[in-house]
Context: one part of a larger RNA
Molecule: large-subunit ribosomal RNA, domain VI
Organism: Alphaproteobacteria bacterium
RNA sequence: UGUAGGAAGCUUGAGAGGAUCUGUCCUUAGUACGAGAGGACCGGGAUGGACGUACCCCUGGUAUACCAGUUGUCGCGCCAGCGGCAUCGCUGGGUAGCUAUGUACGGACGGGAUAAACGCUGAAAGCAUCUAAGUGUGAAACCCACCUCAAAACUAGGCUUCCCUAUCAGAGCCGUGGUAGACCACCACGUUGAUAGGAUGGAUGUGGAAGGGCGGCAACGCCUGAAGCUAACCAUUACUAAUUGCUCGAUCGU
Numbered sequence: 001u002g003u004a005g006g007a008a009g010c011u012u013g014a015g016a017g018g019a020u021c022u023g024u025c026c027u028u029a030g031u032a033c034g035a036g037a038g039g040a041c042c043g044g045g046a047u048g049g050a051c052g053u054a055c056c057c058c059u060g061g062u063a064u065a066c067c068a069g070u071u072g073u074c075g076c077g078c079c080a081g082c083g084g085c086a087u088c089g090c091u092g093g094g095u096a097g098c099u100a101u102g103u104a105c106g107g108a109c110g111g112g113a114u115a116a117a118c119g120c121u122g123a124a125a126g127c128a129u130c131u132a133a134g135u136g137u138g139a140a141a142c143c144c145a146c147c148u149c150a151a152a153a154c155u156a157g158g159c160u161u162c163c164c165u166a167u168c169a170g171a172g173c174c175g176u177g178g179u180a181g182a183c184c185a186c187c188a189c190g191u192u193g194a195u196a197g198g199a200u201g202g203a204u205g206u207g208g209a210a211g212g213g214c215g216g217c218a219a220c221g222c223c224u225g226a227a228g229c230u231a232a233c234c235a236u237u238a239c240u241a242a243u244u245g246c247u248c249g250a251u252c253g254u
Stems, first nucleotide, its partner, number of pairs: 001152001005163007015149004021049007033038001051106005059100004066093005071086006110144003117137004164253001166251001170248004174190005195241003198237005205229002211224005
């Protein structure tokens, strides 16, 4: 831009893509078969490998905005307590998120038409013959079935609802953001408000703060006290910021 009025929501599926794998064990059954040795088809069940999809409850990884310990040095006048730099200085842990080696699930069932093959009926050719007419069975291949995309499928589809006289229905700009993201887009929200920040409470992590008291010559230990601090997590709460507004957009539809 189109889809012959303008919108919002829900859809059909022409077509396209993905997937399609397989081992071992138990049972049927030491049965059928076989002199024996050996040893099934068919059917039922269990458990793996590789591959794929999703997810983060568990096990781990990461986690330079969390917590703690600690070395050297500089600074805050000194002590104490802190801060800067040294690969995040080093070390021990670790939330959210992301993640695999972790967890869950998948290949199925079934149908159609067939291949090789096996048949039925059956002539040409009084017999015979699966084939010439007719008809049946039959495979991971084919078409469905399963998953995803999909009306620019220009044959541009369908359904429901809304709107028709300077603006409606609706959309955009703008702002707060994230389940989204390079930008755009998408999604949530904009005071009729929990969208983000803050605050409060909690969770989680760290692991026992500072100050004071007590013990010890001291290093240090104990008590106050599961202490103090705590990112991205959860909930509550309008304290802050989403103010006021502007633009586009049918005129009953060739």